[in-house]
RNA sequence: AGGGUUUGAUCCUGGCUCAGAACGAACGCUGGCGGCGUGCUUAAUACAUGCAAGUCGAGCGAGAAAGCAUCCUUCGGGGUGUGAGUAGAGCGGCGAACGGGUGAGUAACACGUAAGUAACCUGUCCUUAAGUUCGGGAUAACCUUGCCAACGCGGGGCUAAUACCGGAUGUGGUCUUAUUGCCGCAUGGUGAUGAGAUUAAAGGUGACCUCUUCUUGAAAGUUGUCGCUUAGGGGUGGACUUGCGGACCAUUAGCUUGUUGGUAGGGUAACGGCCUACCAAGGCUGCGAUGGUUAGCCGACCUGAGAGGGUGAUCGGCCACAUUGGGACUGAGAUACGGCCCAGACUCCUACGGGAGGCAGCAGUAUGGAAUAUUGCGCAAUGGACGAAAGUCUGACGCAGCAACGCCGCGUGAGGGAUGAAUGUUUUCGGAUUGUAAACCUCUGUUGAGUAGGAAGAAAACCUUUUGGGUUAAUACCCCAAGAGACUGACGGUACUACUCGAGGAAGCCCCGGCUAACUACGUGCCAGCAGCCGCGGUAAUACGUAGGGGGCAAGCGUUGUUCGGAAUCACUGGGCGUAAAGGGAGUGUAGGCGGAAUGAUAAGUUAGAAGUGAAAUACACAGGCUUAACCUGUGUCCCGCUUCUAAUACUGUUGUUCUUGAGUAUGGGAGAGGAAGAUGGAAUUCCAGGUGUAGCGGUGGAAUGCGUAGAUAUCUGGAAGAACACCAGUGGCGAAGGCGGUCUUCUGGCCCAAUACUGACGCUGAGGCUCGAAAGCUAAGGGAGCAAACAGGAUUAGAUACCCUGGUAGUCUUAGCCGUAAACGAUGGACACUAGAUGUUGGGGGGGUUACCCUUCAGUAUCGAAGCUAACGCAUUAAGUGUCCCGCCUGGGGAGUACGCCCGCAAGGGUGAAACUCAAAGGAAUUGACGGGGGCCCGCACAAGCGGUGGAGCAUGUGCUUUAUUCGAUGCAACGCGAAGAACCUUACCUGGGUUUGACAUGGGAGUGAAAGUUACCAGAGAUGGAAGCCUUUCCUUCGGGAACACUCUACACAGGUGCUGCAUGGUUGUCGUCAGCUCGUGUCGUGAGAUGUUGGGUUAAGUCCCGCAACGAGCGCAACCCCUGCCCUUAGUUGCCAUCAGGUAAUGCUGGGAACUCUAGGGGGACCGCCUGGUAUAACCAGGAGGAAGGUGGGGAUGACGUCAAAUCCUCAUGGCCCUUACGCCCAGGGCUAGACACGUGCUACAAUGGUCGGUACAGCGGGAAGCAAGACCGCGAGGUGGAGCCAAUCCCUUAAAACCGGCCUUAGUUCGGAUUGGAGUCUGCAAUUCGACUCCAUGAAGUUGGAAUCGCUAGUAAUCGCGGAUCAGCAUGCCGCGGUGAAUACGUUCCCGGGCCUUGUACACACCGCCCGUCAAGCCACGAAAGAUGGGAGUACCCGAAGUCGUUUUUUCCAACCCGCAAGGGAGGAGUGCGCCGAAGGUAAGAUCAUUGAUUGGGGCUAAGUCGUAACAAGGUA
Repeated sequence: AGGGUUUGAUCCUGGCUCAGAACGAACGCUGGCGGCGUGCUUAAUACAUGCAAGUCGAGCGAGAAAGCAUCCUUCGGGGUGUGAGUAGAGCGGCGAACGGGUGAGUAACACGUAAGUAACCUGUCCUUAAGUUCGGGAUAACCUUGCCAACGCGGGGCUAAUACCGGAUGUGGUCUUAUUGCCGCAUGGUGAUGAGAUUAAAGGUGACCUCUUCUUGAAAGUUGUCGCUUAGGGGUGGACUUGCGGACCAUUAGCUUGUUGGUAGGGUAACGGCCUACCAAGGCUGCGAUGGUUAGCCGACCUGAGAGGGUGAUCGGCCACAUUGGGACUGAGAUACGGCCCAGACUCCUACGGGAGGCAGCAGUAUGGAAUAUUGCGCAAUGGACGAAAGUCUGACGCAGCAACGCCGCGUGAGGGAUGAAUGUUUUCGGAUUGUAAACCUCUGUUGAGUAGGAAGAAAACCUUUUGGGUUAAUACCCCAAGAGACUGACGGUACUACUCGAGGAAGCCCCGGCUAACUACGUGCCAGCAGCCGCGGUAAUACGUAGGGGGCAAGCGUUGUUCGGAAUCACUGGGCGUAAAGGGAGUGUAGGCGGAAUGAUAAGUUAGAAGUGAAAUACACAGGCUUAACCUGUGUCCCGCUUCUAAUACUGUUGUUCUUGAGUAUGGGAGAGGAAGAUGGAAUUCCAGGUGUAGCGGUGGAAUGCGUAGAUAUCUGGAAGAACACCAGUGGCGAAGGCGGUCUUCUGGCCCAAUACUGACGCUGAGGCUCGAAAGCUAAGGGAGCAAACAGGAUUAGAUACCCUGGUAGUCUUAGCCGUAAACGAUGGACACUAGAUGUUGGGGGGGUUACCCUUCAGUAUCGAAGCUAACGCAUUAAGUGUCCCGCCUGGGGAGUACGCCCGCAAGGGUGAAACUCAAAGGAAUUGACGGGGGCCCGCACAAGCGGUGGAGCAUGUGCUUUAUUCGAUGCAACGCGAAGAACCUUACCUGGGUUUGACAUGGGAGUGAAAGUUACCAGAGAUGGAAGCCUUUCCUUCGGGAACACUCUACACAGGUGCUGCAUGGUUGUCGUCAGCUCGUGUCGUGAGAUGUUGGGUUAAGUCCCGCAACGAGCGCAACCCCUGCCCUUAGUUGCCAUCAGGUAAUGCUGGGAACUCUAGGGGGACCGCCUGGUAUAACCAGGAGGAAGGUGGGGAUGACGUCAAAUCCUCAUGGCCCUUACGCCCAGGGCUAGACACGUGCUACAAUGGUCGGUACAGCGGGAAGCAAGACCGCGAGGUGGAGCCAAUCCCUUAAAACCGGCCUUAGUUCGGAUUGGAGUCUGCAAUUCGACUCCAUGAAGUUGGAAUCGCUAGUAAUCGCGGAUCAGCAUGCCGCGGUGAAUACGUUCCCGGGCCUUGUACACACCGCCCGUCAAGCCACGAAAGAUGGGAGUACCCGAAGUCGUUUUUUCCAACCCGCAAGGGAGGAGUGCGCCGAAGGUAAGAUCAUUGAUUGGGGCUAAGUCGUAACAAGGUA
């Protein structure tokens, strides 16, 4: 610090996702040790049991028992002492308000921070001053008695106090009052001096006799100490008030009656509506009141570069709570966790009458939950309560236990060790890897086990003693300081140390497709599974599972959850709004925000300095202590904040004065479809009336509906009606926008220009508010010509609720009123300033001028363009540039502008405006392709022009389908006379049956034999095969023992074998686009980039062929040429070919001599290049014509096939990975099948006839083939053929008579003398064998067919058409295939159309690329949500009823009472208690609503889900933009 993911690729926008850190965690696998921390986040659910708050005998009274000792005894027991002034209980004091727990409530002065209290309280503590006096009456315990299940309660009788009560005194305090000082911040505060009133107390304990009295010693007394009382001060702790700060929702906008304030009173420690009465009508709120939801707050913790964001466990501060709700009492302090009263719920006990209880203290239990520990030890330390102290108590605390829950540290060994052992894995079988890893050798001893030591450290107090000091009358007592000594340890026989043993006991988890470090094998086969995102898996998975190997971390490792980060993805730091999400439809204007120039004041903001505070802990830095670290300690820093003071005055604010440039006013001109109202005009349309006139009109792609003989359309005249205003007219004008268009008049708004004068910042923007606001729509009343939703009819169509046509109603028009939305768009908010220009145009002004016009300046309106900006497209003084101010809006796509709620509306609907769920994209701009029922240019037997076919018939052949097998493959063009250049057996792969198992074939090991093979021939059998017999008996070396080779048999194993699967694992080969003219590269340039340029453009060509131009310049693969055949000539050569001349010869023939001329053969050359001429073009390329020439513009034909496309074809040519079979999916054999047959299709042959058929005669080729061969002459047969075998290994011989053609005869338009299928008979040939199933011949038979529907194919010249010939395969079998020659045409105006292709351009939502993409209903499944008659539940409030406890008030005097007063007493008074009454008042009840949830038959749309239905709406002009 970034990465992955939208695309064929690119840039951008934008979401999703990953890598990091963290945690009170949980889960899975695993687990050696130690240190330090941490541990119910859920049910503030319910709790068994134990413990968690007591203490003081130096405040007080009373006071056991057991046991022991001893005495007595009637032997039952009793007394005394001790136990012991002990236990336990009581009165009293202090504490129990601390400590400990929890976070339910609380959005609040609860918390944080900073202030205030002149409006307050404060036990214990410290300090100062003064005092501590005299009396009194009770009561508990105890004794006795009664009730009671229990808890407990009552009567009678004693008694004490530091308990209670009264009096005295008054330093002081308080109140009243008088005088007076000082101070302050408004009320006021604080002193001093008087007077009056009022107001206290309690003793305990130690010591000593100096003074007095008895006198051992005591008492009074003195003294110490602890207490008590009254005051002042301090400290500590609290209370109250205030500024500021920190959650969400506006789909919560109004709230409030003690409410806001005042007066008086009450109450409180204290201010205060805190409470009451009266008076006034206020108070809060868009800077968010009220309501709702959520939440303890903070120091801090996590994250982050920071700013921020999240959290509020442990530790610390504050608050709140203690089963739920209410209440007071006591007290310094509580409205009290382990107190009280009442009410509710729950649990327990009960004798049914009534009682008891509160773990959110520590352990522990149940429940809940993914999940959280021991019913431990100790007060030794720290701290707390009580006590004079010893001490007691203390689940606070200190320790231990459990848990890898976290952080930190250590270990599981170290060194050597290559034959690179074995094993495992893999393999190309060579090896590689595991791997120095192991074994083995040499060591070490952290840890572990054992033994021994170890009260080391954690401890100072108290106590004893010594010394010094203080107090005192005192050397006593007591207190303080120092020294010495003694005592006390839960942890714990722990830490630590030493020795012994011994590598011995101690490694796992996750990952390995990319992100992201790390790869192979096997298994599986869209299954099982994985997955954070992208995505893997459909037979070769580095992605699933396992193994080996590797990578990472390590006593842990992964997963899940949550938070921050990355995310500049809410943007303060630090984003945007033309087209990606996003400018409000427009204006006006309130609040608010912002605001021109000069100068003065002030000092709020701002800046600087100082002071206080910002607790400790945490954090950071530096040190120190535990062996280190974590951890702990010290010092410093930090805590960015708040408050106060002082200073500064540039800027902002406030305020005073002034200014004119912003803004406005006045004057004079100007343009204009600006608005409203009224009047008026002509053209057109329709209708009405009349005239002329006759058969059609109208309408369309073509038609029909419609109108018309009752007279239309057309045409003329007249009339009526409504609406709209041609030309002018213009990227012209006006208006804020919507919008505005004949002419005239009236009223009216705004704008521009010019020159001066005036006001003096009066300005800009604008949340809410208000106004305007196209079309459609609504209400009411009019109006209604044309047009025209709905509707009707006619067409079109598979359908056509559409497009087209004929009609036609609302509406469109007017008036009044609603509606309030539009792609209300420049998809661009408003204002101001600045930043090159050029060219038009509108309105005004100035200047010049030859009156054409030119220059200049304001204000508009357009086009192009620099800088700049932008993702690009583009924008560019009319900004989307550079800045300032204000408003509106956006934050992934869908769900959805939907639902609910509210507001507006007559309605339609509008405004505001979510969520669940779902996807990993959705999107913008540009690029390359592909495509278009887009455009332009061009080509091709592509069409057209022609010739001949196919499609109809019969047959041949291939295919589909059928079938026991009909083996397999090929399937649009580019499968179908294709693989197959030849299935009777074989072939043969298929089927049925019979056999065989190391095999029909190859290599290797072992054993045996010496032959085997071959040949003759027998038996069984369909044969394979099995059995049996005869002939034959190998070669080489030799040390003669034998060995080797070779062959066969047997044997077990390695293996053979497979036309079994996968052409979608492959090689090779092939088809096709297409012999189309294209396909690319290097460098340069342009672009952020994909890419572009080059290769486009203007010409030209068969051609990216060439020329010219050009940010391109060059190059490669293709084109062309080079190669072969053919056409002309030359030359060389001359047999088997040739024969002109010469000679010879024959019936005839190059037959012979000879010739080398010609033809021919086959080698080598020449020739053609737009070379020449004319014309055109751009002086080019090139084109047209001509000459010459055998040939003319690539002469004709062939071979040659760019980059690539189609997962095209072939595993059955061959090769080959993987998989499969192995007594079979191998091999052998016989028979059958591939030849079947309702039918359909393709390719052909033969025909349908006279351009013909048939008979007879006659003529002319070329390519080829021939030894298991071609075969002549001759003879036989009607013929196929046979007999026979000259010649030929072939320019020699043979196949081999070419046929059409030509000449002549017959046939005469017919199912024929056409046609030949089919069938019968007889044969020939090949072959082991022609039945299934060959070809041919002869005789006989003589089918369909009379030129072929829709449709469709080939061909542009030696071509089509037509005629025959040859060859491969092959025993035999061709209408097929491959070749050869003979005869030999017609037509092409042309490129509109069909098909295919090339180039340019355009649109695109396509990129598997139009056989693309994609929309909606319906049907099916799943999911969440809305509505709904209702139902159920929760929390909050209102009104009323009832009204506990209790405070307060009041009074009752028919209740009770010791202290004080009166009184001799009885009694009375004061006062208190209690009861009654009243106010308030919790829970409860009743009632009517509101609100939030859950649920609901049914219903509504939405989302998702490989292959459902119907259409085809959108994307191309998407076929109606």
Small-subunit ribosomal RNA from a metagenome, 1521 nucleotides, folded computationally. Model confidence (mean pLDDT): 83 of 100.